[in-house]
Context: one part of a larger RNA
RNA sequence: GAAUCACGCUGGCGGCGUGCCUAACACAUGCAAGUCGAACGCGAAAGGGGAGCAAUCCCUGAGUAGAGUGGCAAACGGGUGAGUAACACGUGGGUGACCUGCCUCAGAGUGGGGGAUAACGUCCCGAAAGGGACGCUAAUACCGCAUAACAUCCUGCCUUUGGAAAGGUGGAGAUCAAAGCCGGGGAUCGCAAGACCUGGCGCUUGGAGAGGGGCCCGCGUCUGACUAGCUAGUUGGUAGGGUAAUGGCCUACCAAGGCGACGAUCAGUAUCCGGCCUGAGAGGGCGGACGGACACACUGGGACUGAGACACGGCCCAGACUCCUACGGGAGGCAGCAGUGGGGAAUUGUUCGCAAUGGGCGCAAGCCUGACGACGCAACGCCGCGUGGAGGAUGAAGAUCUUCGGGUCGUAAACUCCUGUCGAGCGGGACGAACACUUAUCCAGUGAACACCUGGGUAGGCUGACGGUACCGCUAAAGGAAGCCCCGGCUAACUCCGUGCCAGCAGCCGCGGUAAUACGGGGGGGGCAAGCGUUGUUC
Numbered sequence: 001g002a003a004u005c006a007c008g009c010u011g012g013c014g015g016c017g018u019g020c021c022u023a024a025c026a027c028a029u030g031c032a033a034g035u036c037g038a039a040c041g042c043g044a045a046a047g048g049g050g051a052g053c054a055a056u057c058c059c060u061g062a063g064u065a066g067a068g069u070g071g072c073a074a075a076c077g078g079g080u081g082a083g084u085a086a087c088a089c090g091u092g093g094g095u096g097a098c099c100u101g102c103c104u105c106a107g108a109g110u111g112g113g114g115g116a117u118a119a120c121g122u123c124c125c126g127a128a129a130g131g132g133a134c135g136c137u138a139a140u141a142c143c144g145c146a147u148a149a150c151a152u153c154c155u156g157c158c159u160u161u162g163g164a165a166a167g168g169u170g171g172a173g174a175u176c177a178a179a180g181c182c183g184g185g186g187a188u189c190g191c192a193a194g195a196c197c198u199g200g201c202g203c204u205u206g207g208a209g210a211g212g213g214g215c216c217c218g219c220g221u222c223u224g225a226c227u228a229g230c231u232a233g234u235u236g237g238u239a240g241g242g243u244a245a246u247g248g249c250c251u252a253c254c255a256a257g258g259c260g261a262c263g264a265u266c267a268g269u270a271u272c273c274g275g276c277c278u279g280a281g282a283g284g285g286c287g288g289a290c291g292g293a294c295a296c297a298c299u300g301g302g303a304c305u306g307a308g309a310c311a312c313g314g315c316c317c318a319g320a321c322u323c324c325u326a327c328g329g330g331a332g333g334c335a336g337c338a339g340u341g342g343g344g345a346a347u348u349g350u351u352c353g354c355a356a357u358g359g360g361c362g363c364a365a366g367c368c369u370g371a372c373g374a375c376g377c378a379a380c381g382c383c384g385c386g387u388g389g390a391g392g393a394u395g396a397a398g399a400u401c402u403u404c405g406g407g408u409c410g411u412a413a414a415c416u417c418c419u420g421u422c423g424a425g426c427g428g429g430a431c432g433a434a435c436a437c438u439u440a441u442c443c444a445g446u447g448a449a450c451a452c453c454u455g456g457g458u459a460g461g462c463u464g465a466c467g468g469u470a471c472c473g474c475u476a477a478a479g480g481a482a483g484c485c486c487c488g489g490c491u492a493a494c495u496c497c498g499u500g501c502c503a504g505c506a507g508c509c510g511c512g513g514u515a516a517u518a519c520g521g522g523g524g525g526g527g528c529a530a531g532c533g534u535u536g537u538u539c
Stems, first nucleotide, its partner, number of pairs: 001539004006534004012385006018378002020343001025341003029338003034072003039069002042066001047060005079296003088221008098213003103209003107205004111145001113143002120135006151175003154171007180201006188195002222268003229259003234256008271293004275286004298319005321332004349375001351374003357371001358369004388418004398409004422480001424475005432466001437461009483528005488509003494523005504511002
């Protein structure tokens, strides 16, 4: 000098960023993951109308609200950095050792049956959380059957290979599928539903791809030798198990190996990187925001479901803690967004909106989204702007110094003229919005079809949290807006008074014991400026 916080004094505005580094401490409350009626069966109530003396019944509300079965999502997105010195990360390779829902491309198929079960009803247990018995019912839920290949297994041959094995090709072999839903329709059949034709969305099965992931290897990645030896599933083999897949990953048997001064083992510390800070560079330090990877989700362990988890807002067990209880038993997990207590030098709102971008579900309309977009708070940082401009000498008053003549503050003020950024008031007022959807219409495709559907075009309609915000215009008025540190040398800036080794200052050298440019105050001056200084840390 630069960077980074906190603290002290001070503080006008705007833009863009950033904001628990400590206790991975504990958490009240609300919200943060749902969606689909174009998979399925059920199905209220309030209110309104009517009948009846009334109880009650009927219509409507409404096939609405709602829960349930089923599908997809919930493994993403969001948080944190505890653990980890490791194939965790970075980089470059390998997989002849692998998986892949949704998506894209092209192929084949989608036939025919069956038995249940929730919801619901009746009853019972329980304080609750919840649970049980019997009965009814549906499906794109579940289970057989048929069909079966470029799939899997078995097997013959060929090619490659040292071999295992892989690829190709053949087989009279063996095994495995499926589900429907929503539109439109001229002729024909049918009482009708529908058959039938056709379109869309699905479903099954292999193939290819894209994107994603698993595993393996080379190299790189902190400190300590006052840590020198470490190791029994240990190192290798054979056989088997297990996995999507290789492998001591696991098991049995066999052998006795494997690692280490090129630092094993042990201990300490630590997520890693793109990058960031500093520096002329080499290097040193750091890893907050943003992006990629990893790990974790009260602590420890475990699996289930699934294409994917050993799963933050899923399940089970154990533990600590908190809460409810009728004492029998139950409930919970903010390192999501806000917020509270606590810790700390120190870090914000229990805000608005899904309008945009992105995500989930859905044919769609749409619903959900504390992701996100915004607003709010904080000089925490960077950047920009302002606090007025010109003239103005009797060099006013005042203050201060004085050699008492005067000097300085000082064109500074007053005063005159002017301007109007920001701020204030009034008025106008956006971009971000175009998709999707819908109305009308045209063209093309599909098709038996001027239906429907799909694609494209034209014209119109609808959608803004921020926000009456940005921005623009008008009005008035210098009016509302300057501080902080320093002045002995380093280091830019000097005098007076007070004090008298006292009180005090201080980064280093050092000042202060009666004229202190070094302490305290005044005047003056220097530096930076909405900031200025100080402490800590890094270069």
A computed fold for a 539-nucleotide part of an RNA from an uncultured bacterium, annotated as small-subunit ribosomal RNA, 5' domain. Its mean pLDDT, the model's own confidence on a scale to 100, is 85. The RNAcentral record of the full RNA draws on ENA.